[in-house]
RNA sequence: GAAGUAGACCAGGCAACCGCGGAAUCUAAAGAUUCCGAGGAAAGUCCGAACACCACAGGGCAGGGUGCUGGGUAACGCCCAGUCAGGGUAACCUGAAGGAAAGUGUCACAGAAAACAGACCGCCCAUAUAAGGUUAAUAAAGAUCUUAUAUGGGUAAGGGUGAAAAGGUGAGGUAAGAGCUCACCAGCAGGAAGGGUGACCUUCCUGGCUUGACAAACCCCACCCGGUGCAAGGCCAAAUAGGAGGGGUUGAGGUGGCCCGCCGACCCUCGGGUUGGCCGCUUGAGGUAAGAAGUAAUUCUUACCCUAGAUAGAUGGUUGCCGCCCCCUUAUCGGGGGAACAGAAUUCGGCUUAUGGUCUGCUUCUUCC
Numbered sequence: 001g002a003a004g005u006a007g008a009c010c011a012g013g014c015a016a017c018c019g020c021g022g023a024a025u026c027u028a029a030a031g032a033u034u035c036c037g038a039g040g041a042a043a044g045u046c047c048g049a050a051c052a053c054c055a056c057a058g059g060g061c062a063g064g065g066u067g068c069u070g071g072g073u074a075a076c077g078c079c080c081a082g083u084c085a086g087g088g089u090a091a092c093c094u095g096a097a098g099g100a101a102a103g104u105g106u107c108a109c110a111g112a113a114a115a116c117a118g119a120c121c122g123c124c125c126a127u128a129u130a131a132g133g134u135u136a137a138u139a140a141a142g143a144u145c146u147u148a149u150a151u152g153g154g155u156a157a158g159g160g161u162g163a164a165a166a167g168g169u170g171a172g173g174u175a176a177g178a179g180c181u182c183a184c185c186a187g188c189a190g191g192a193a194g195g196g197u198g199a200c201c202u203u204c205c206u207g208g209c210u211u212g213a214c215a216a217a218c219c220c221c222a223c224c225c226g227g228u229g230c231a232a233g234g235c236c237a238a239a240u241a242g243g244a245g246g247g248g249u250u251g252a253g254g255u256g257g258c259c260c261g262c263c264g265a266c267c268c269u270c271g272g273g274u275u276g277g278c279c280g281c282u283u284g285a286g287g288u289a290a291g292a293a294g295u296a297a298u299u300c301u302u303a304c305c306c307u308a309g310a311u312a313g314a315u316g317g318u319u320g321c322c323g324c325c326c327c328c329u330u331a332u333c334g335g336g337g338g339a340a341c342a343g344a345a346u347u348c349g350g351c352u353u354a355u356g357g358u359c360u361g362c363u364u365c366u367u368c369c
Stems, first nucleotide, its partner, number of pairs: 001365010012322007020037007039341001043352002046350005051229004058260004063225005068082005083097001084095004098220002103218002105214003120159002122155014167185006186210001188207008233279004243270005253263003286305008324338005
C1' cells in the first nucleotide's frame, strides 16, 4: 500500500428572527414571560414481557412453539462463554445441533439393481451343438484341449450409472469370488481410567465383522404456552322512548378452539338519539458518572438528573458565522455546489430491515528500508 475480517462511536455546531405543541407563573380577559419538545432505527409489527379486562386463569383434550452445554435476564425464539460439525490460507464466520438398531413412510433422473439389496457387461462351473488341434497305423467311436453360440447355475473382486452401490487396504483362500479367514485402519456397541459443573475430550480393553440418508415427512421424547389488546379499561357530561318483537333463574350472557369448572340477570333484533371531555399518559425492568464482582453477557452500591405526550395529530422555516466533503484555482486567498435513511401515538427488552460517515484491533499478500 492492497484485499479482507471483527468491533466501537457520531448522526453537523452556535446565534438571531418568525411559527407550532406542552408545562409552570402572572393576568378580569385577550395575552405575556420562562423552560422543554423525535430516532438509531421512532420502521417491519416478527418474538418476549409489563399493564388492563375476562376467575387471583384452575383441570383435561386438541393445537402451537422451543430443542448441544453452562450462565445472564422480569422474560424470550434474545445475549454471553464454551463443545461439536461445516466453510475459509488466515483473522474469523455459519448452525434447519434431541431421537432413524419404537414404528410408518419417502429416496427424483440415471442405472441391471436404491434398503427383504441387486447379475447388464465381465469372471467361473456344468450341459448341449458347431469348428479346430492332440492321441494309437488309418477311419469311425472314445478321451482330452482351445474357441464360438445357447441354456442352467455361481460370483458383488473389476467396468459403467448415481447425491448415495451395503466398510477401506493388503495377504491367505477359492472353480471364480466373497469379512469366507487373518493383520492394520475407519466406524458402531459395551466397559474401564483420567480431565471438565456440563456438552464433551484423551487413552486403553472387549465384541460381532458393519448397522445408508431424510424427523423443515408423520411420529416419539423433554420443556414452555388461557384469551383479547390502550379502540385495553374507568369516570363525567350530553341525548332519549316510559317504543315494538323474541329469549331467559328448568340458567340468559361472559370466559373468541372444545369439554369441565367458575361468575350469575339480563340478553338479542327492529326503530330512534348522542357521538364531547377527563383519567389511563409517561418516573421507568429510566439515564449519567464513579467504585466493586464476573473471561463476558450482566449484576450490585453510592451520588446526581427528569429528558415529547400530540389526538387528525406539534417538533418547522429563513439568515449569518464556523466545521466536513466535492469542483474551479500551481498553491494561499477567494468563488460555486452538496450533506443519507427516515420520523413518536400505552410503555419497555430484543431481532430484522433501510441508511451517510469516522476511528480502532486483527489476518493475508506485496513493496521499500

This is a predicted structure of a 369-nucleotide RNA (Bacterial RNase P class A) from a Dictyoglomaceae bacterium. Rfam family: Bacterial RNase P class A. By type it is a ribozyme. The sequence was found by an Rfam model in a public genome assembly. Lineage of the source: Bacteria > Pseudomonadati > Dictyoglomota > Dictyoglomales > Dictyoglomaceae.